Predicted 3D model of a 110-nucleotide RNA (SAM riboswitch aptamer (S box leader)) from Sphingobacterium hungaricum.
The coordinates come from a structure-prediction model, not an experiment, and the mean pLDDT is 81.
Taxonomically the source falls in Sphingobacterium (Bacteria, Sphingobacteriia, Sphingobacteriales, Sphingobacteriaceae).
């Protein structure tokens, strides 16, 4: 890389460098950026998993290791139910509320 599992509507900043794009891909929207964006460096914080400790039951608390510190995983696509039209079937719009792919992050495996 590649597998399996798990979780995600909460949380949490400011200096230096740098110098224009970023928000995962594709498409459509939206927002964020010279009152400084990706990137790196420092401190600081937050607490999803792994670690400790204390309970033993669910959980608290530490912050050692990954990670994260706009905006639900930004939203929307695939697929199901329900409204909703229609007074029969029948489904374009839109509206909610589920699964799903995918991506993200952790642990574990080859």
């Nucleotide at each position: 890389c590649g597998c399996u599992u798990a979780u995600a509507g909460a949380g949490a900043a400011a200096g230096g460098c740098a110098g224009a794009g970023g928000g995962a891909u594709u498409a459509g929207a939206c927002c964020c950026g010279a009152a400084g964006a990706a990137g790196c460096c420092u401190u600081a914080g937050c607490a999803a998993c792994c670690u400790g400790u204390c309970a033993c039951u669910a959980g608290a608390c530490a912050a050692g290791g990954u990670g994260c510190u706009a905006c639900a995983u930004u939203c929307u696509a695939c697929u199901c139910c329900a409204g909703c039209a229609u007074u029969a079937a029948u489904g374009a719009a839109c509206u909610g509320g589920g699964g799903a792919a995918a991506g993200a992050u952790a642990a574990g495996c080859u």